[in-house]
Order: sequence, then C1' cells, then structure tokens
RNA sequence: GCCCAUGUAGCUCAACGGCAGAGCAUAUGACUGAAAAUCAUGAGACCAGUGUUCAACUCACUGUUUGGGCA
Repeated sequence: GCCCAUGUAGCUCAACGGCAGAGCAUAUGACUGAAAAUCAUGAGACCAGUGUUCAACUCACUGUUUGGGCA
C1' cells in the first nucleotide's frame, strides 16, 4: 500500500428497516446484630459525517478505531 472483518451501557454480548435488550458490575430499598447471599426498584449506550427512506444500530458512501490476511 491492497483486501477482509469489527466498533452498541463500566465490561462481555444481542437486536427481519418500525418503542435499543440481556448477563455481570453499579445505586437505592427490603432482609440481617452487621456483612455476604437473596429479593424488589432504578440510572446508564448505538464510532463520526453525509445520503436513501414516511421511518436507519440496521442500507449506501467517506473517514476513523481495533483485529486478521497478502505483499
């Protein structure tokens, strides 16, 4: 330099173009003499820009992050 894959919550991962979810972590409450465990409730995210569309995490283009391959 070229090609392929990848980027979603603090972490690991989902999500036929139609309300962005789960586990762990975290906060509050319950329970306990106090913790842990358990139960209930909550907060928290779509890599950036442009386009297509009534509607985009999802499709197209450009850039970029990470990983891999070729030279």